[in-house]
Context: one part of a larger RNA
Parts: sequence; structure tokens; C1' cells
RNA sequence: CGCAGGAGAUUUGAGAGGCCCUGUCCUUAGUACGAGAGGACCGGGAUGGACGAACCUCUAGUGUACCGGUUGUGACGCCAGUUGCAUCGCCGGGUAGCUAUGUUCGGAAGGGAUAACCGCUGAAAGCAUCUAAGCGGGAAGCCUGCCUCAAGAUAAGAUCUCCCUUCAUGGGGUUUCCCCAUGACUAAAGACCCCUGGGAGACUACCAGGUUGAUAGGUUACAGGUAUAAUUGUGGUAACACAUUGAGCCGAGUGAUACUAAUCGGUCGUGAGG
Repeated sequence: CGCAGGAGAUUUGAGAGGCCCUGUCCUUAGUACGAGAGGACCGGGAUGGACGAACCUCUAGUGUACCGGUUGUGACGCCAGUUGCAUCGCCGGGUAGCUAUGUUCGGAAGGGAUAACCGCUGAAAGCAUCUAAGCGGGAAGCCUGCCUCAAGAUAAGAUCUCCCUUCAUGGGGUUUCCCCAUGACUAAAGACCCCUGGGAGACUACCAGGUUGAUAGGUUACAGGUAUAAUUGUGGUAACACAUUGAGCCGAGUGAUACUAAUCGGUCGUGAGG
């Protein structure tokens, strides 16, 4: 820009893409078959491999914004307590998120038309013949079925809902009306700008919100992680131990709560539709 008014939702599916793999075991059954050796079709069930998708409950990683231990050195006047630097100084753990080695799921079933092939009926050719007319069966393959995208599918689809119905002057026409221009009046539904953010993200877009508000921060309760803070007291010459104490601290989690910030506003979009 188009989809012959504008807008918000929900959709149909022309078409396109993805997937498409396979082993072993049990049973039927030591049955059918076979002198025996051996040993099934058909059908039912279980469990794997590789591949793929999603997810983080478990297991295992990471987790330089969390907690603790500890070495050297500097600083806060000193002790105590903290803190800077040394690969996050080194070390032990670890929430969310992101992951696989972890968990769950998938290939299918079903339907249709067929290939090789197997048939029925059947002449030409009194027989025979699956074929010439006609009618069946038949594959991991084909079309579907399953998953994803999809109306720029210009043949531009469908459904639901919302919004706009003013006047004057001049000109023209196929003249109960219509068209054009100008000027007033009007400016909807809705969208955007802007702002708070995100399981969304390069930007954009998308999504959740903007006081009729839980969108983010803060606060608070809980979960979760570290592992028993500081102070004080007691014991010990002391290192240290014990008590206060599962304490203190605590990033991304869950709920609650307007304390802080989403203020106030502006722009586009018209007047019933060739």
C1' cells in the first nucleotide's frame, strides 16, 4: 500500500514444512509342518537402541549479585569487629535461571487409491484364459491421518461485537435525489506516543500492566541456601569450648501489602461508506 467505511476479537484451511527408523524377549506353541534334525505364518504382550521435542520434580553440572571457612598484606587510631587487593586470592556448599548425564513424551493406529503379484466372472477363439467389457485382494512406498505455519489464498474468505447519521454557500447533473469544491461544527470506536515491567527480546516486535492499579521496586510472611552471627555471660594460663542459638545473614522463588514509581497529558483515526 492492497483486501471499496473504520475498529477489536475468534476462526476456516488453499498451500507449505516437520515426523516417517529398528532390535530383542515372552506368549500363541515345541503347536501346524517334518522320518528326524529342526521349526513357523496369523494374533497378543513386554522391554531396548539410535533420533527428535518439551521440561527441571528427581540425579548431576553451572550459578564472579547468596552463606561459610581460611592464607598473605593494606586500611578503618588500637583490641574486637569489618573491609580493599591477591584468578571469584584459595577452599566448602548453593536458590532461581540455563542445562544433560536427568525426567516425560513421539514415530503409530485407522481410512483411500495403487505397484509387483494373487484372484472372480468372461468372450474374441463352442475349449482354455486375471482382461478385451466388468469386479475383488495386495506394500516400510503414494494421498490422508498426527504436529507446526498459513487469507498478499490479489479468487485477498468466514463469524461475533463496537463506532461514526450536523449545517451553510457556490457550481454541475440522467433533478422526490446525486456529485464536486469551500467554510463552519464535530473528532467516535479504537490505536499509538509516553511510562512500570516480563517466563518476550539484538533493535523492533510480542506479552502483562499504567491509580477503577499488584506491572516493577520496597516492606512483610513463607519456601529455599548456608551453618549456630555480633554482643554478653560461664569455664580454661591460653589456643579455644559452651550458653544465649538451627542463631545470624540471605540474588533472581510463592503469597500479601499502594510505602515508591507507572502523574498529567499529547497525536492519529471522522461524519454511514465507489
Record summary:
Large-subunit ribosomal RNA, domain VI from Caldithrix sp., 274 nucleotides, folded computationally. Its mean pLDDT, the model's own confidence on a scale to 100, is 88.